[in-house]
Parts: sequence; C1' cells; structure tokens
RNA sequence: GCCGAGCUAGCUCAGUUGGUAGAGCAACGCUUUCGUAAAGCGUGGGUCGUCGGUUCGAGUCCGAUGCUCGGCU
Repeated sequence: GCCGAGCUAGCUCAGUUGGUAGAGCAACGCUUUCGUAAAGCGUGGGUCGUCGGUUCGAGUCCGAUGCUCGGCU
C1' cells in the first nucleotide's frame, strides 16, 4: 500500500424486507431467610465509533473518516 471482519447498555453479544432498540451477566429495589448466599419478581441504564447523504422513516442503504483484529504484498 491492497483486501476482509468488527465497533449497539458497565461487560459479553443479538438485532435480514428500512417501521417504537433487545437478551444474558452486572448494578439497584422488593419478596423469601434469624442472617448471608442462592432463588423469584421488578426498576434504571443507549449520541447504535464519528460526520454527511438517501428516505415520510436509517442500528440497517450510500459516501467519507477514526480505532481494533486478521490476511496479502
């Protein structure tokens, strides 16, 4: 230098016809217990890497760009 993959909640990741952003774990609250743990129920938590474009509508499509990883030279 070229090619490819990834970036979404604190962490690990889903999210395929473009139509209200989700799960598990963690955190917090409640129930249960003499108490703790475990278990059950619930709550909060998001600039979907960044900027722009298309569209009535974008995590999703298009362009540019940053970072991480892999391959080729």
Molecule: transfer RNA
Organism: Cephaloticoccus capnophilus